Predicted 3D model of an 84-nucleotide RNA (transfer RNA) from a Clostridiales bacterium. The coordinates come from a structure-prediction model, not an experiment, and the mean pLDDT is 82. It matches the Rfam family "tRNA". The family's RNA type in Rfam is transfer RNA. The literature on the family includes a 1997 paper in Nucleic Acids Res by Lowe and Eddy, "tRNAscan-SE: a program for improved detection of transfer RNA genes in genomic sequence". Rfam links the family to the GO term triplet codon-amino acid adaptor activity. The source organism's lineage runs through Bacteria, Bacillati, Bacillota, Clostridia and Eubacteriales.

RNA sequence: GCCGCUGUGGCGAAAUUGGCAGACGCAGUGGACUCAAAAUCCACCGAUAGUAAUAUCGUGCCAGUCCGAAUCUGGCCAGCGGCA
Numbered sequence: 001g002c003c004g005c006u007g008u009g010g011c012g013a014a015a016u017u018g019g020c021a022g023a024c025g026c027a028g029u030g031g032a033c034u035c036a037a038a039a040u041c042c043a044c045c046g047a048u049a050g051u052a053a054u055a056u057c058g059u060g061c062c063a064g065u066c067c068g069a070a071u072c073u074g075g076c077c078a079g080c081g082g083c084a
Base pairs, nucleotide, nucleotide: 001083002082003081004080005079006078007077010026011025012024019067028044029043030042031041032040046057047056048055049054060076061075062074063073064072
């Protein structure tokens, strides 16, 4: 230098004929149970604003296509592998 694969919460990991994003698990927080704990069960668990209800944003980054993009297209960045 060329080619291929990968990039989604704190971590792992789903969702691909383009149609509710974060299912599910781990970790964490609150509660129940207990003399107390462990285990188990229930709820919550991305960011920003807000007292809250809620709103907006969020799939490596920037653009594009589309009514609609994690998914398709282009460029870039990072990691891994191959060729030279």